Source information:
A computed fold for a 73-nucleotide RNA from Alistipes sp., annotated as transfer RNA. The sequence was found in a public genome assembly. Model confidence (mean pLDDT): 82 of 100. Rfam family: tRNA. By type it is a transfer RNA. NCBI's taxonomy places the organism under Bacteria, Pseudomonadati, Bacteroidota, Bacteroidia, Alistipes.
C1' cells in the first nucleotide's frame, strides 16, 4: 500500500425490500416490605461516528474521512 468487516441510549445489541428509532441491562418514581433485596407499574434519555450527495423522504442507498478488528502483499 490493497482488501473485507463494523460504528444506532450509560452498557450489551436489533432494527427486512428507504417511510418520522426500539429490545434487555442500567437510571429515576411509585406500589409491595418493619427494612433491604427480590417483584410489580410508570417515566427520562439517541438528530444514529464527521462532511456532502440522491429522494417527497436516508440509520437504511452514493462518494469522502475518522477510528477500531481482522485478512493480503
Nucleotide at each position: 500500500g490493497c482488501c473485507u468487516u463494523a460504528a444506532u441510549a450509560g452498557c450489551u445489541c436489533a432494527g427486512c425490500c428507504g417511510g418520522u428509532a426500539g429490545a434487555g441491562c442500567a437510571c429515576u418514581u411509585c406500589a409491595u416490605u418493619c427494612g433491604u433485596a427480590a417483584u410489580g407499574a410508570a417515566g427520562g434519555g439517541g438528530u444514529c461516528g464527521g462532511g456532502g450527495g440522491u429522494u417527497c423522504g436516508a440509520g437504511u442507498c452514493c462518494c469522502c474521512c475518522u477510528u477500531a478488528a481482522g485478512g493480503c502483499u